This is a predicted structure of a 274-nucleotide RNA (Archaeal signal recognition particle RNA) from a Thermotogota bacterium. The prediction has a mean pLDDT of 77. The sequence was found by an Rfam model in a public genome assembly. The source organism's lineage runs through Bacteria, Thermotogati and Thermotogota. Its Rfam family is "Archaeal signal recognition particle RNA". Rfam links the family to the GO terms SRP-dependent cotranslational protein targeting to membrane, signal sequence recognition and signal recognition particle, plasma membrane targeting. A reference for the family is Regalia et al. (2002), "Prediction of signal recognition particle RNA genes", Nucleic Acids Res.
[in-house]
RNA sequence: CAGGGGGCCAACGGCUGGGGAGGCACCAGUUCCCUGUAACCGCAAAUCUGGUAAUGGCGGAGCCGCAGUCCCAGGGCGGUAUGGACCUGUAAACCAGUCCAUUUACUUAACUAUGAAACUCUGCCCCCAUGGAUUCAGUUAUCUGUGAAUCCCCCAGGGUGGGAACACCGCAAGGGUAAGCAGGUAGCUGGGUGCUAUGGGGAAAACAGAGUAGAGGAGGGUAAAUGGGUUCAACUGGUUUAUAGGUUUAUAUCCACCUGGGACAUGCCCCCUG
Numbered sequence: 001c002a003g004g005g006g007g008c009c010a011a012c013g014g015c016u017g018g019g020g021a022g023g024c025a026c027c028a029g030u031u032c033c034c035u036g037u038a039a040c041c042g043c044a045a046a047u048c049u050g051g052u053a054a055u056g057g058c059g060g061a062g063c064c065g066c067a068g069u070c071c072c073a074g075g076g077c078g079g080u081a082u083g084g085a086c087c088u089g090u091a092a093a094c095c096a097g098u099c100c101a102u103u104u105a106c107u108u109a110a111c112u113a114u115g116a117a118a119c120u121c122u123g124c125c126c127c128c129a130u131g132g133a134u135u136c137a138g139u140u141a142u143c144u145g146u147g148a149a150u151c152c153c154c155c156a157g158g159g160u161g162g163g164a165a166c167a168c169c170g171c172a173a174g175g176g177u178a179a180g181c182a183g184g185u186a187g188c189u190g191g192g193u194g195c196u197a198u199g200g201g202g203a204a205a206a207c208a209g210a211g212u213a214g215a216g217g218a219g220g221g222u223a224a225a226u227g228g229g230u231u232c233a234a235c236u237g238g239u240u241u242a243u244a245g246g247u248u249u250a251u252a253u254c255c256a257c258c259u260g261g262g263a264c265a266u267g268c269c270c271c272c273u274g
Stems, first nucleotide, its partner, number of pairs: 001274008012065005017035005025052005040060004068264008078254021099228010111216001118212006125202008133193014151176003158169004
């Protein structure tokens, strides 16, 4: 001096992370995020801390020297900027729909050979005319009852006249009828009707009856078309614009990490071999 083995971290040399964003005149740190290692700790720090090639400061600890660092190329997680596509939310504007009618298509279906749809006639409904029935009011006639201090009859008692017989007057009661009142009947006039006959006209959806005929079918639901309506608000769908978020993608850029290549670095002590 070279090689091999072992030990150590006092010295020499290394490692104990790196990056993006934010912030800053700029770099580093404290903050947030991403991504690694077998692998550190304590303290202070946003009107901040340490710096000006700056990739932290002060203080401690551990592991190593086949430690490791740097450069180039490729791959590459992630971040940032810009653009595109898609999705979602919000706002605004506009359009269509909602409601009604008709038609069409699909579907469902009460009912239906004990007879569907359809057609004809009639009834049910409305109006008018002429009658009837009934009812209300008025009026006339008539009947029954009631009905007078006052009218009529009769007139106990009473009064008057008379010698008497008797005559006259006459209240009450009684009887009668008048007006009036109540009820009934009939006629006439006018009005009404949960009624009805006939005739005429109208409406005719449903229902009922009769007839023709012989297999469908009222109605409901969905969709479309056409026409009308609404167009205040709300809801539904669509379009456009703006905005926020998300996903994905393209470009640019910074890159943890990985792979390959290159350069540099590789301590001290002990033992063995040459």